[in-house]
RNA sequence: GCGGAAGUAGCUCAGUUGGUAGAGCGUGGCGUUGCCAACGCUAAGGUCGCGGGUUCGAGUCCCGUCUUCCGCU
Numbered sequence: 001g002c003g004g005a006a007g008u009a010g011c012u013c014a015g016u017u018g019g020u021a022g023a024g025c026g027u028g029g030c031g032u033u034g035c036c037a038a039c040g041c042u043a044a045g046g047u048c049g050c051g052g053g054u055u056c057g058a059g060u061c062c063c064g065u066c067u068u069c070c071g072c073u
Base pairs, nucleotide, nucleotide: 001072002071003070004069005068006067007066010025011024012023013022019056027043028042029041030040031039049065050064051063052062053061
């Protein structure tokens, strides 16, 4: 230099044909218990790596760019 994969909540990851951004774990609160753990209920938490474009509408399509990993030269 070229090609490919990944980037979404604190962590691990889903997200279908472009149509309201989700789960588990974790965290806060409440219940249960003498206390803890476990269990149940509930809440908070997101610039979907970044910048543009297309579209009525983009996590998803297009262009550029950054980081990590793999391969080729």

Transfer RNA from a Candidatus Limnocylindria bacterium, 73 nucleotides, folded computationally. The coordinates come from a structure-prediction model, not an experiment, and the mean pLDDT is 80. Its Rfam family is "tRNA". About the family: Transfer RNA (tRNA) molecules are approximately 80 nucleotides in length.